The RNA shown here (transfer RNA) has 73 nucleotides and comes from Parcubacteria group bacterium GW2011_GWA2_40_23.
[in-house]
């Protein structure tokens, strides 16, 4: 130096072909217990890696740029 995936909440990840951004686990309160921990209910938490583009409307679709991981040479 060339190609191809991947970057979404602390964390692991889902969003199937554009149309309100999600689970789980963590966090925090609450029930239960003498008390912990478990269980159960409740709730916080996201400039969708960054910028531009197309479109009424982008986490998606074009482009660039950064980062990561494999591959070829």
């Nucleotide at each position: 130096g060339c190609c191809a995936g991947c970057g979404u909440a602390g964390c692991u990840c889902a969003g199937u072909u554009g149309g309100u951004a999600g689970a789980g686990c963590a966090g925090u309160a609450g029930u239960u217990u003498u008390g912990u921990a478990a269980a159960c209910u409740a709730u916080u938490g996201g400039u969708c890696a960054c910028g531009g583009g197309u479109u009424c409307g982008a986490a998606u679709c074009c482009u660039g740029u950064c980062g990561c991981u494999g591959g070829c040479u």
Its mean pLDDT, the model's own confidence on a scale to 100, is 80. Its Rfam family is "tRNA".